[in-house]
RNA sequence: GCCGCAUUAGCUCAGCUGGUAGAGCAACGCAUUCGUAAUGCGUAGGUCAGGUGUUCGAGUCACCUAUGCGGCA
Numbered sequence: 001g002c003c004g005c006a007u008u009a010g011c012u013c014a015g016c017u018g019g020u021a022g023a024g025c026a027a028c029g030c031a032u033u034c035g036u037a038a039u040g041c042g043u044a045g046g047u048c049a050g051g052u053g054u055u056c057g058a059g060u061c062a063c064c065u066a067u068g069c070g071g072c073a
Base pairs, nucleotide, nucleotide: 001072002071003070004069005068006067007066010025011024012023013022019056027043028042029041030040031039049065050064051063052062053061
């Protein structure tokens, strides 16, 4: 220098053929316990890496940028 992949909640990751974004763990509250842990129920938490475009509508499609990983030279 060229090519490919990844980027979504605090962490690990889903998200189908474009139609208003979810799970597990963690956090918080309640129940249970003499108390803690465990367990059960519930609550909160998101500029979907950034930008531009396409579209009635974009996490999803196109392009540019950034970061990380891998391959080739």

This is a predicted structure of a 73-nucleotide RNA (transfer RNA) from Maricaulis salignorans.